Annotation
A computed fold for an 85-nucleotide RNA from Proteobacteria bacterium UBA1847, annotated as c-di-GMP-I riboswitch aptamer. Rfam family: c-di-GMP-I riboswitch aptamer. Gene Ontology term of the family: cyclic-di-GMP binding. The source organism's lineage runs through Bacteria, Pseudomonadati and Pseudomonadota.
RNA sequence: ACUGUUUAAAGGCAAACUCAUCGAAAGGUGGGGACGCAAAACUACCGGUCUAAGGGAGUCAACCUAAGACGGCGGAGUUGCCAGU
Numbered sequence: 001a002c003u004g005u006u007u008a009a010a011g012g013c014a015a016a017c018u019c020a021u022c023g024a025a026a027g028g029u030g031g032g033g034a035c036g037c038a039a040a041a042c043u044a045c046c047g048g049u050c051u052a053a054g055g056g057a058g059u060c061a062a063c064c065u066a067a068g069a070c071g072g073c074g075g076a077g078u079u080g081c082c083a084g085u
Base pairs, nucleotide, nucleotide: 001085002084003083004082012037013036017032018031019030020029021028022027035072041078042077043076045075046074047073048070049069050068054065055064056063
């Protein structure tokens, strides 16, 4: 430098569920917990998905809307461990 067929040492992360807490919600954070993960590290840039407080529309309702979220949905970018060459 390239690659991720095999392996996973030292170590790392942590789904569901649950407790606390923040939030209108989606969801986030912390504790417990492990289904899994070789980028399950980081970035909402592209696509996708979720929510709809506020706003819009309306008939009271259905409905529309991200400036809110999801990186453990796919792509892209950046960085890194191990192994092989």